[in-house]
Context: one part of a larger RNA
RNA sequence: CCGUGGUUAAGGAACUCGGCAAAUUAUCCCCGUAACUUUGGAAGAAGGGGAGCCUCUGCCGGUGAAGGGCGCACGCCCGGAGCCAGUGGAGGCCGCAGAGAAACGGCCCAAGCGACUGUUUACUAAAAACACAGGUCCCUGCCAAAGCGGAAGCUGAUGUAUAGGGGCUGACGCCUGCCCGGUGCUGGAAGGUUAAGAGGAAGGGUUCACGCUCUGAAUUGAAGCCCCAGUAAACGGCGGCCGUAACUAUAACGGUCCUAAGGUAGCGAAAUUCCUUGUCGGGUAAGUUCCGACCCGCACGAAUGGCGUAACGACUUGGGCGCUGUCUCGACCACGGACUCG
Numbered sequence: 001c002c003g004u005g006g007u008u009a010a011g012g013a014a015c016u017c018g019g020c021a022a023a024u025u026a027u028c029c030c031c032g033u034a035a036c037u038u039u040g041g042a043a044g045a046a047g048g049g050g051a052g053c054c055u056c057u058g059c060c061g062g063u064g065a066a067g068g069g070c071g072c073a074c075g076c077c078c079g080g081a082g083c084c085a086g087u088g089g090a091g092g093c094c095g096c097a098g099a100g101a102a103a104c105g106g107c108c109c110a111a112g113c114g115a116c117u118g119u120u121u122a123c124u125a126a127a128a129a130c131a132c133a134g135g136u137c138c139c140u141g142c143c144a145a146a147g148c149g150g151a152a153g154c155u156g157a158u159g160u161a162u163a164g165g166g167g168c169u170g171a172c173g174c175c176u177g178c179c180c181g182g183u184g185c186u187g188g189a190a191g192g193u194u195a196a197g198a199g200g201a202a203g204g205g206u207u208c209a210c211g212c213u214c215u216g217a218a219u220u221g222a223a224g225c226c227c228c229a230g231u232a233a234a235c236g237g238c239g240g241c242c243g244u245a246a247c248u249a250u251a252a253c254g255g256u257c258c259u260a261a262g263g264u265a266g267c268g269a270a271a272u273u274c275c276u277u278g279u280c281g282g283g284u285a286a287g288u289u290c291c292g293a294c295c296c297g298c299a300c301g302a303a304u305g306g307c308g309u310a311a312c313g314a315c316u317u318g319g320g321c322g323c324u325g326u327c328u329c330g331a332c333c334a335c336g337g338a339c340u341c342g
Base pairs, nucleotide, nucleotide: 001337002336003335004334005333006332007331008330010328011327014326019323027051028050029049030048031047036041038171052093053092054091055090056089057088058087059086061084062083063082067078068077069076070075094098106321107320108319109318110317111316112315113313114312118130119129134169135168136167137166138165139164140163146155147154148153172308173307174306175305177238178237179236182235183234184231185230186229187228188227191226192225193224197220198219202215203214204213205212206211239257240256241255242254243253266300267297278294279293280292281291282290
């Protein structure tokens, strides 16, 4: 010097990205417990008190002696001593310390995300990712759809629409607006286009001819595409400019252009805000973080769900109490290494 433990005056997070690590707390009994809430919870909330040993004593329970009565054959009834277990009360004793060791929650407030218990990157990520009950859409009438396979065949399923498959969303509460022009899907016995095939007008080669052979128009010919509709919890999308009120400012109002339609509710500097440490308020002596507001949303927004939400979380963020060698700022001790010798 390194590792692992132990102790530490005064202070107590001043450390640091961050209380990381450590410390505190811890058991049982009693008292007492807020907001909020889906009335189950939140709760071990929080916050307090007690705990050893000895003596005396109360109560309760177990067992049940002596003694007494009946009967006299076993026995039955009364009786309550003593002992044991539990649980109270009073007094006393000792130590620094009585859950005397070990095992054995630190707590609270607020916010974000995800409802929850679960699952995951076997060897750097456990999470706000995945899953999840619940919601919704689509397909599937059974030799089902879907899937595996070259096929036979098998799964689906010894199931049958309250069943099976696929997609999206993700408890619960309140809700989920407008657009079908594009893309997709579904429907549409019309029309257009359209392959092989059918069809053979017409033409070419050869030939004396018959023939052989080549090319081939009209017409006919599916699905698909075009076309016409529907459909957004299908993929997706959800405007610009100018003016206007008797202070100013702003614009309920008007004009105009474009669009398939111009973002409703709710939320909003947000896990989303560039400018930005926005502005105001709170918290601090002092706050790029945090909380509450405002709305000028660069570039939220409604099942690629919107906004809330009790409970839950080895999640993330801010604050507080307690506690501490994290620190001011170090020090000492124990053991094992390192080092020297062997």